Predicted 3D model of a 73-nucleotide RNA (transfer RNA) from a Candidatus Nomurabacteria bacterium. Its Rfam family is "tRNA". Its mean pLDDT, the model's own confidence on a scale to 100, is 82. Lineage of the source: Bacteria > Bacteria candidate phyla > Candidatus Nomuraibacteriota.
RNA sequence: CCGCGCUUAGCUCAGUUGGUAGAGCAUUCGACUGAUACUCGAAAGGUCCUAGGUUCGAACCCUAGAGCGCGGA
Numbered sequence: 001c002c003g004c005g006c007u008u009a010g011c012u013c014a015g016u017u018g019g020u021a022g023a024g025c026a027u028u029c030g031a032c033u034g035a036u037a038c039u040c041g042a043a044a045g046g047u048c049c050u051a052g053g054u055u056c057g058a059a060c061c062c063u064a065g066a067g068c069g070c071g072g073a
Stems, first nucleotide, its partner, number of pairs: 001072007010025004019056001027043005049065005
C1' cells in the first nucleotide's frame, strides 16, 4: 500500500425483509432466612465507533473516516 472481518448496556453477545433497541452475567432494591449464601421478583443502565447521505422512517442501505484483528504484496 491492497483486500476481508469486527465495533450495540460496566463485561460477553443477539438483533430476521428498514418500522417502539434486547438477553445472560455484573450493579441496586425487594421477597425468602435467626443471619448470610442460593433461589425468586423488580429497577436502573445505550450519542448502536464518528461524520455525511438515501428514506415518511436507519443499529440495519450508500459514502468517507477512526480503532482492533486476519490475509496478501